[in-house]
RNA sequence: AAAGAUUGCGGCUAGGGUUCCGAUCGUUUUGUAAGCGAUGUCUGGUCCGAGAGCCGACGCCUGGUCCACUAUCAGACCGGGUCCACGGCGGGAUAAAAGCCCGGGAGGU
Numbered sequence: 001a002a003a004g005a006u007u008g009c010g011g012c013u014a015g016g017g018u019u020c021c022g023a024u025c026g027u028u029u030u031g032u033a034a035g036c037g038a039u040g041u042c043u044g045g046u047c048c049g050a051g052a053g054c055c056g057a058c059g060c061c062u063g064g065u066c067c068a069c070u071a072u073c074a075g076a077c078c079g080g081g082u083c084c085a086c087g088g089c090g091g092g093a094u095a096a097a098a099g100c101c102c103g104g105g106a107g108g109u
Base pairs, nucleotide, nucleotide: 009056010055011054012053015048016047020045021044022042023039024038025037026036027035059082060081061080062079063078064077065076066075084104086107090102091101092100
């Protein structure tokens, strides 16, 4: 100076709504409990959840040493790399919505 690979996955969070739980209000009842209804402009639990957020291991690329040995391949061990990334409107799924999916799209530089 240059090359190669530039992975999808798991966990978490920003965020999201309201199927379930809970909460609040109402209703039913002599009363309680249970039931029924409403409310997400109810903090929450379950749930969904990032290409451009975080963490983890895997995978992939690559240097060296050992072994082997004509030289390689394979294997073991010790390292390095896995970059960058402004982004609508609108539509889709789910109970519903979203930084989810369409989408590293359209567009912009």
A computed fold for a 109-nucleotide RNA from Hwanghaeella grinnelliae, annotated as Guanidine-I riboswitch aptamer.